[in-house]
RNA sequence: GGCACCGUAGUUUAGCCUGGUAGAACACCAGUCUCAUGAGCUGGAUAUCGGGAGUUCAAAUCUCCCCGGUGCCA
Numbered sequence: 001g002g003c004a005c006c007g008u009a010g011u012u013u014a015g016c017c018u019g020g021u022a023g024a025a026c027a028c029c030a031g032u033c034u035c036a037u038g039a040g041c042u043g044g045a046u047a048u049c050g051g052g053a054g055u056u057c058a059a060a061u062c063u064c065c066c067c068g069g070u071g072c073c074a
Base pairs, nucleotide, nucleotide: 001073002072003071004070005069006068007067010026011025012024013023020057028044029043030042031041032040050066051065052064053063054062
């Protein structure tokens, strides 16, 4: 230098192909239970989806550019 894949909550990730209310688990907070902690149970908060632009009534999803990571080729 060329090609492919990946980037979504504190962490691990689903959803992307086929555009239509961003979901789960763990963790966290509160309550319940307990002498107390933990576990269990109930409830709650947390993601403008790596950044920007475009297309569209509508973009995590489609297109382009850029950033970061991994692999392959040279």